The RNA shown here (transfer RNA) has 75 nucleotides and comes from Candidatus Bilamarchaeum sp.
It matches the Rfam family "tRNA". About the family: Transfer RNA (tRNA) molecules are approximately 80 nucleotides in length.
Model confidence (mean pLDDT): 81 of 100.
RNA sequence: GGGCCCGUAACUCAGCUUGGAUAGAGUACUGUCCUCCUAAGACAGGAGUCAAGGGUUCAAAUCCCUUCGGGCCCG
Numbered sequence: 001g002g003g004c005c006c007g008u009a010a011c012u013c014a015g016c017u018u019g020g021a022u023a024g025a026g027u028a029c030u031g032u033c034c035u036c037c038u039a040a041g042a043c044a045g046g047a048g049u050c051a052a053g054g055g056u057u058c059a060a061a062u063c064c065c066u067u068c069g070g071g072c073c074c075g
Stems, first nucleotide, its partner, number of pairs: 001074007010027004020058001029045005051067005
């Protein structure tokens, strides 16, 4: 230098292929219940400009372009 894959909650990930209703799950965290206390369990809650910028579109996490970061391969 070239090619491919990945980037979504504090962490691990789904959703992307085929655009559409308020962006989800588990773990973690907070509160309440339960318990002699803790753990476990039950219920509720907070937490995201979907890596960044631009474009297409009535509508973008999803499609297109550029950039940034990580990984793998080739030279």